Overview
This is a predicted structure of a 72-nucleotide RNA (transfer RNA) from a Clostridia bacterium. The coordinates come from a structure-prediction model, not an experiment, and the mean pLDDT is 81. The sequence was found in a public genome assembly. It matches the Rfam family "tRNA".
């Protein structure tokens, strides 16, 4: 330099163009002499950035950024 892939809460991952969700973690309460475990609940996301297509985009398209892999 060329090609491909990935980018979504603190972490690991879903979401076939139609209200962004699950697990873990965190927090609150219950239980306990106390902690852990368990049970119930709560918080937390401008979906990497930017532009485009569309009535509507995490999803499709372009550019850029970061990381990973391959080729040279």
């Nucleotide at each position: 330099g060329c090609u491909g892939g990935u980018g979504u809460g603190g972490c690991g991952c879903a979401a076939u163009g139609g209200u962004a969700g699950c697990g873990c973690a965190a927090c609150u309460g219950a239980c306990u002499u106390g902690u852990a475990a368990u049970c119930a609940g709560u918080u937390g996301g401008u979906u990497g950035u930017u532009g485009g297509u569309u009535c509507g985009a995490c999803u499709c398209c372009g550019a850029c950024c970061a990381c990973c892999a391959g080729c040279u």